This is a predicted structure of a 331-nucleotide part of an RNA (large-subunit ribosomal RNA, domain IV) from a Candidatus Woesearchaeota archaeon. The RNAcentral record of the full RNA draws on ENA. The source organism's lineage runs through Archaea, Nanobdellati and Candidatus Woesearchaeota. The prediction has a mean pLDDT of 85. Rfam family: Archaeal large subunit ribosomal RNA. The literature on the family includes a 2001 paper in Science by Yusupov et al., "Crystal structure of the ribosome at 5.5 A resolution".

Context: one part of a larger RNA
RNA sequence: UCCAAUUGAGGGAAUUCGGCAAAAUGGCCCCGUGCCUUCGGUAUAAGGGGUCCCUGUGUUUGUAGUCGUAUGGCUGCGAUCACAGGGUGCAAUAACAAAGGUGGUCCGACUGUUUAACAAAAACUUAACUGACUGCUAGCCUGUAAAGGUGUGUAUAGUCGGUGACGUCUGCCCAGUGUCAGUACUUUAAAACCUGUUUCAACGGGUCUAAGAGCUGAUAAACGGCGGGGGUAACUAUAACUCUCUUAAGGUAGCGAAAUGCCUUGCCGUUUGAAUGACGGCUUGCAUGAAUGGUGUAACGAGAUCACCGCUGUCCCCAAUUGGAAUCCUC
Numbered sequence: 001u002c003c004a005a006u007u008g009a010g011g012g013a014a015u016u017c018g019g020c021a022a023a024a025u026g027g028c029c030c031c032g033u034g035c036c037u038u039c040g041g042u043a044u045a046a047g048g049g050g051u052c053c054c055u056g057u058g059u060u061u062g063u064a065g066u067c068g069u070a071u072g073g074c075u076g077c078g079a080u081c082a083c084a085g086g087g088u089g090c091a092a093u094a095a096c097a098a099a100g101g102u103g104g105u106c107c108g109a110c111u112g113u114u115u116a117a118c119a120a121a122a123a124c125u126u127a128a129c130u131g132a133c134u135g136c137u138a139g140c141c142u143g144u145a146a147a148g149g150u151g152u153g154u155a156u157a158g159u160c161g162g163u164g165a166c167g168u169c170u171g172c173c174c175a176g177u178g179u180c181a182g183u184a185c186u187u188u189a190a191a192a193c194c195u196g197u198u199u200c201a202a203c204g205g206g207u208c209u210a211a212g213a214g215c216u217g218a219u220a221a222a223c224g225g226c227g228g229g230g231g232u233a234a235c236u237a238u239a240a241c242u243c244u245c246u247u248a249a250g251g252u253a254g255c256g257a258a259a260u261g262c263c264u265u266g267c268c269g270u271u272u273g274a275a276u277g278a279c280g281g282c283u284u285g286c287a288u289g290a291a292u293g294g295u296g297u298a299a300c301g302a303g304a305u306c307a308c309c310g311c312u313g314u315c316c317c318c319a320a321u322u323g324g325a326a327u328c329c330u331c
Stems, first nucleotide, its partner, number of pairs: 001325008010316002014314001019311001027051005036041001038165001052087007060079008088092001100309007107301002112124002128163007139150004166296004171226003176223002178219005185214003192207005227245005254288001255285001266282006
């Protein structure tokens, strides 16, 4: 010096990206328990008190004996619970074992699953909601096929997608792409048929025709999309109103400097002595927005973030001790 531990005056997060690490809490019994809530929870909420030994008194009870009144009384030996008095120590769950707590916000409802050996999560799954296909010799899957699985099941079933508990909702657009349905008609291959070149062949012309395409519709919890400019109210500002270009339709309800906001450390308030932080509000949304789900939400989370209480060698500022390793000197 390093590794593993122990202790520490006063302060107590001043450390640090960040309380990382450590400390603290801890079992059992009694009291007590707010907001919120899907009334189940939250909850061991929080916050207090007790815990060992001796003695006494009583509770409940087993067993044995005894009492002519027996579900009872008394006595003995146990078990149990409660109260009181006293005793020892710094300390009585004395060791081991054994939750720190509270309050905001974001995300995901939850339990569960995952990158064996850098990621456990907000990712996956999930119940629930919803779309498509399928009437069984079905649909989907495996196989060249025979055949097999789903299934010895039958639409309250099976398969394939999307969203993701619950509450409340889910707006407008079918022009593009896709899918489905229809189609008098148009287009359209080879083959077949008719036919031409004096014959054969090759070649040419014509007729007919499938799917497809054209055409006509439907469909957005299909892929997806959801404007610009000018003017206007008796302070100013703003624009319910109006003009115009334009689209398939011009973003509705909500939410909003957000896990999404460039400008940006936006502006205001609260929190701090001081805040690019956090929370609440505003909204001019570079580039929010409704099952590519929008917005709320109790409970839950080794999730992200902020604050407070407790606690501490994280720090001010380091010191000492124990065990080990390395190094140096001597042997």